[in-house]
RNA sequence: AGAGUUUGAUCCUGGCUCAGAACGAACGCUGGCGGCGCGUUUUAAGCAUGCAAGUCGAGGGGGUCUACAAUAGCAAUAUUGUAGUCAACCGGCGUACGGGUGAGUAACACGUUAGAACCUACCUUGAGAAGGGGGAUAGCUGGUAGAAAUAUCAGAUAAUACCGCGUAUGUCUAGAUGCGAAAGUAUUUAGAUGAAAGGCUCUUUUGAGCCGUCUUGAGAUGGUCUUGCGUCCGGUUAGCUAGUUGGUGGGGUAAUAGCUUACAAGGCGACGAUUGGUAGCCGGCCUGAGAGGGUGUACGGCCACAUUGGGACUGAGACACGGCCCAGUCUCCUACGGGAGGCUGCAGCUAAGAAUCUUCCGCAAUGGGAGCAAUCCUGACGGAGCGACGCCGCGUGAAUGAAGAAGGCAGAAAUGUUGUAAAGUUCUUUUAUACGGGAAGAAUAAAAGUAGUGAGAGAAACGCUACUGGAUGACGGUACCGUAUGAAUAAGCCACGGCUAACUACGUGCCAGCAGCCGCGGUAAUACGUAGGUGGCAAGCGUUGUUCGGAAUCAUUGGGCGUAAAGGGCAUGUAGGCGGCAUUGUAAGUGUGAAUUGAAAGACCGAAGCUUAACUUCGAGUUUGGUUUGCAAGCUGCAAUACUGGAGUGUAGAAGGGGAGACUGGAAUUCCACGUGUAGGGGUGAAAUCUGUAGAUAUGUGGAAGAAUACCAAUGGCGUAGGCAAGUCUCUGGUCUAUAACUGACGCUGAAAUGCGAAAGUGUGGGGAGCAAACAGGAUUAGAUACCCUGGUAGUCCACACUGUAAACGUUGUACACUAGGUGUUAGUGGAAGAACUCUACUAGUGCCGAAGCAAACGCGUUAAGUGUACCGCCUGGGGAGUAUGCUCGCAAGGGUGAAACUCAAAGGAAUUGACGGGGGCCCGCACAAGCGGUGGAGCAUGUGGUUUAAUUCGAUGUACGCGAAGAACCUUACCUGGGCUUGACAUAUACCUGCUUGGUACAGAGAUGUGCCGUUUCCUUCGGGGACGGGUAUACAGGUGCUGCAUGGCUGUCGUCAGCUCGUGUUGUGAGAUGUUGGGUUAAGUCCCGCAACGAGCGCAACCCUUACUGUUAGUUGCGAACAGGUGAAGCUGAGCACUCUAACGGAACUGCCGAUGACAAAUCGGAGGAAGGUGAGGAUGACGUCAAGUCCUCAUGGCCCUUAUGUCCAGGGCUACACACGUGCUACAAUGGGCUGUACAAAGGGUAGCAAUCCCGCGAGGGGGAGCGAAUCUCAUAAAGCAGUCCGUAGUUCGGAUUGGAGUCUGCAACUCGACUCCAUGAAGUUGGAAUCGCUAGUAAUCACAGAUCAGCACGCUGUGGAGAAUACGUUCCCGGGCCUUGUACACACCGCCCGUCACACCACCCGAGUAGAGGACACCCGAAGUUAUUACCCUAACCGCAAGGAGGGGGGUACCUAAGGUGUGCUUAAUGAGGGGGGUGAAGUCGUAACAAGGUA
Repeated sequence: AGAGUUUGAUCCUGGCUCAGAACGAACGCUGGCGGCGCGUUUUAAGCAUGCAAGUCGAGGGGGUCUACAAUAGCAAUAUUGUAGUCAACCGGCGUACGGGUGAGUAACACGUUAGAACCUACCUUGAGAAGGGGGAUAGCUGGUAGAAAUAUCAGAUAAUACCGCGUAUGUCUAGAUGCGAAAGUAUUUAGAUGAAAGGCUCUUUUGAGCCGUCUUGAGAUGGUCUUGCGUCCGGUUAGCUAGUUGGUGGGGUAAUAGCUUACAAGGCGACGAUUGGUAGCCGGCCUGAGAGGGUGUACGGCCACAUUGGGACUGAGACACGGCCCAGUCUCCUACGGGAGGCUGCAGCUAAGAAUCUUCCGCAAUGGGAGCAAUCCUGACGGAGCGACGCCGCGUGAAUGAAGAAGGCAGAAAUGUUGUAAAGUUCUUUUAUACGGGAAGAAUAAAAGUAGUGAGAGAAACGCUACUGGAUGACGGUACCGUAUGAAUAAGCCACGGCUAACUACGUGCCAGCAGCCGCGGUAAUACGUAGGUGGCAAGCGUUGUUCGGAAUCAUUGGGCGUAAAGGGCAUGUAGGCGGCAUUGUAAGUGUGAAUUGAAAGACCGAAGCUUAACUUCGAGUUUGGUUUGCAAGCUGCAAUACUGGAGUGUAGAAGGGGAGACUGGAAUUCCACGUGUAGGGGUGAAAUCUGUAGAUAUGUGGAAGAAUACCAAUGGCGUAGGCAAGUCUCUGGUCUAUAACUGACGCUGAAAUGCGAAAGUGUGGGGAGCAAACAGGAUUAGAUACCCUGGUAGUCCACACUGUAAACGUUGUACACUAGGUGUUAGUGGAAGAACUCUACUAGUGCCGAAGCAAACGCGUUAAGUGUACCGCCUGGGGAGUAUGCUCGCAAGGGUGAAACUCAAAGGAAUUGACGGGGGCCCGCACAAGCGGUGGAGCAUGUGGUUUAAUUCGAUGUACGCGAAGAACCUUACCUGGGCUUGACAUAUACCUGCUUGGUACAGAGAUGUGCCGUUUCCUUCGGGGACGGGUAUACAGGUGCUGCAUGGCUGUCGUCAGCUCGUGUUGUGAGAUGUUGGGUUAAGUCCCGCAACGAGCGCAACCCUUACUGUUAGUUGCGAACAGGUGAAGCUGAGCACUCUAACGGAACUGCCGAUGACAAAUCGGAGGAAGGUGAGGAUGACGUCAAGUCCUCAUGGCCCUUAUGUCCAGGGCUACACACGUGCUACAAUGGGCUGUACAAAGGGUAGCAAUCCCGCGAGGGGGAGCGAAUCUCAUAAAGCAGUCCGUAGUUCGGAUUGGAGUCUGCAACUCGACUCCAUGAAGUUGGAAUCGCUAGUAAUCACAGAUCAGCACGCUGUGGAGAAUACGUUCCCGGGCCUUGUACACACCGCCCGUCACACCACCCGAGUAGAGGACACCCGAAGUUAUUACCCUAACCGCAAGGAGGGGGGUACCUAAGGUGUGCUUAAUGAGGGGGGUGAAGUCGUAACAAGGUA
């Protein structure tokens, strides 16, 4: 410090997620040791048991016990005294600390700062005092009541308990004097009022000392009160408040104060009152670069609370955790009458919960209480225990060790890896175990002693100082040290697709499962599970939760708002914020010093102590803050004065659909009346509804009505926006130009508020021509509640009210300033002699293009989206949703404000490349058109589907279908039935046994096969044996046309023989990309030329190759025959020849080369000449990058999986040939351009020895017999046919057509039944030119005619070739189909067979409304009213004081009054739960109906 995720890819916006750190944690797996910390975050739920606050006998009466002594007694024992000890009680101090918890509290509660009208036991210090009396009471004794708790009566008694009197520096009241502005203070006078307690030690006794007591001054400590500032969320909480706000009088408190009472009527609030929710606050802690954000466990400070609520008492201090009273809830005891209790102390228990410890030891240390002290108490505390809960440290060994062991895993193997790892060898002993030694933490107190000293009469006691002396350890025989033993006692967890370090195998097969996000898994999973290996951390490792970070994703530091979320519809203007120039003053902000505070701990830095670290201690700085105060005056503020530049006023002009009202006009439309006139009109894609012979439409004249204002007219004008358009008049707002007379900052912005505000809509009253929601009809359509047509009502218009919203848009808030220009246009002014034309300058508007700059890009660009300033509004992922609810406005419709649950990982912007469009432009193709011939109808052949079957093997399905198959009777054959075999029909290797191989033959069987018989038998040899070959046995293995073409290679189809597809360098863009390859021409062509930020290149195109057309040279047999010769019935038949034809090798020839025209002086096109051939001469081969997971595992090859006495292999028979039907491809026809018969002519290219076969003979024929010749330019298949000549047929189901069937044959072959071809005789079906639709072909082509070949024993209407004869048409590119290029739109990218919307149906989820139901909370009103304080009291009681007494003062009880907790009744409010039913929303694999949007999305 970033990364992943929206896309085909890109940039941006934007959310989600991850990597880090932390934790009082929890869970899973695992677990050796030690140190230091931490440990009910949940129900402030309930609690058994023990302990947590006592102490003092030197305050008191006194009791128990012990020791000693004395007395009495024989003794037990009793009494007394002394010394100790002490239950309960009176009394003193403490119990208000320490310890716990965080419920309440949004508050002077806390933090910080400042203050005053106060209190303060114990402590320190100064001064002084302690005189003299009195009456009770507990304990105790005796009695009563009660279960108990306890209560009560009588009697006796003490005090440092209680009460008077006396005295007192004090306090209060009143006065006087001094000082002072006052507040007040000092001195003084008078009156009133207020004290006390003893104990112990010593003693030479007028006592001394110590502790305690009282008054008072001061201090210290602790506390009370007040105050400025700071301290969470909600405005869907906007108004709140009667003790409320202030003053005065009275009361009250320790003290100020509405604290309380009477009088007055105020006080708070958008700078957020009131109200609701949540919460103890802080030092700090976590995170962060910081600013911030989160948090308040442990430790420390403060506050609050102690079962819930209320109350006071005592006291220095409480309204009191282990005190009291009352009320409530709960628990316990009970003799039912009554009582008792409060772990939010330490342990512990129960429940709750994911979850949090021992009913331990000790007061040795530190601290606290009491005491003169010794001591006692102390669950504070010090320690130990439990828990890996956290932090820190240590260990689980070290060195060496390659046969790179074994085993595991991987690999076809070689081998790799685990891995120097192990073993082995040599060491060490932290830790462990055993034994032994063994600290520090302890300081000193008391006693005692010594010295000095104080007061004192004093050697005593006492005080002070110094020294000596000296008990005491929970932890714990712990830390630590030593010795011995022995590598001995000690490693796991998570991950390994990317982010993110680390990979293979097997299993599984969208299953099981994983997952933080993206996403893995549907048979080859680096993502699931396991194993091996690897990576990371390590006594831990992962997961979950939470916080901060990353997140600049609430942006002060540090964001935005044209299109991504976001500018208010527009203006006026209040508060607020901000504000021109100059001078003077002031000092609030600001700056700079000083003082004080900011506790300690923590953090940072530097040291020190535990072996180190964590931890602890010390020092220093920090603590960014607050307060007080001095100084400064540049800036802001404030005050005063002045200025003119901002702003405004005036004067002179200008333009304008600016606004309101009144009046007026013409054109058009419709209607009415009349005339002319006759059959249609109207409307549409086409029609119909409609209208018209009752006279329409058309046309003429006249009239009526309402609405709107053609042309002018314009990126022209005006207005803040909405908006404004015939003309005239009246009233009226604003703007601009020029000028510089006036005012003198009067300004800008603008929450709240107010006004204006299109259309539609609402109310009332008018008006209503045209248009036109709703509605009706006609069409269209599968439907058509639409688009189209005919009608038509609200409405549109006017007046007055309301509504208050729009894509109210420049999707761009207002104002000001600055920052290159160019060019239009509107209004005005100036300059050039300046009236016109023209040129030029300035101001204000309104457009376009553009520099810099900005921007994600698109784009903006002086009219900013640039650079700055001021103020306002608004945004923070998509959906849910502008919905629900509340409030508010409205007559209503609705408007404003405006959520959440839940759900997704995206939603979105701009641009790019493609693809697509019922977008556009250009171009091509037998694509259409123009033609010729077919298919579709018939019969047959063949393939396919379907059906059937034991099987009808399999594959191919848009580019399959006379396809794989260039040929299924057996074989083929893969299928079915049946019968056999199991190292196998076939290959290789090893071991052992055997000797065959080959041949003949008999029997059984459908055959495979089985059982026999006969015969034969190789090479080498050291004679043991070995080799070759065959058989058998055994083991490895063979075999599979079994599966996966979606694991693959190879081959093939298709787009398409279409003209395209790319690269390097450069340039350009943030980038994907673009450019090149686009443009202007041209071409069959990305073919070529020109232009151009491109220049070049590659794969394609073309050419090179083959065939064919002309020709030359060479060659001349098997070919040829012109001249010569021979010869025949004829014939190149023969000699001779190679001229010609031909054959087959090498050449030539054609290149837009020549001429003309067009074109741009190009490329090229058109025409012409010559030429065998002319613009690629014709045909073939040749198939770019890629697309379709196209086809093929059954050609072959091949990964993986599967079968292994079978899915292998052998055999026989059957099937692939089935047949209601449907489709494709063909053949033959339907006839006279024909059919039959007779005669007759002309090819090319091929094949042939398991072959082709001549002449000859036989058969009507298929064919048979026989066999010359030929491995072929020689022989043969082999007669080409259409054609030509002649003849018959005469339009008919025929002399057309030949299916089908009967009979008889031929050939091939082991074998023609299922199931071959052919021949002859006979039979003679459909069919008379074929619906919708559809195919081929542009020249030697279509159509037509025959020939040959491959396969093959046989089987051809198929296929592949060959030649013969041989047409018609193409105006042209509007349309159909396919394709290419450019451009445009896009919400598509699996790419239109795309995407996608809504209802309905089903399931689930959260939510809203809801008659209500039963709760909770707080508020208000009223009722009742415990305890208690205060006040009061005519009743009752009463020791101390007064009084001789009576009585009084004072006190208590009871009563009464105010206040008041709990409780009750009522009203309305808030909130959570639940509710028949209703409502929309979200999610879900394939449901239904349509097709609304994205292309002109088919009605933008």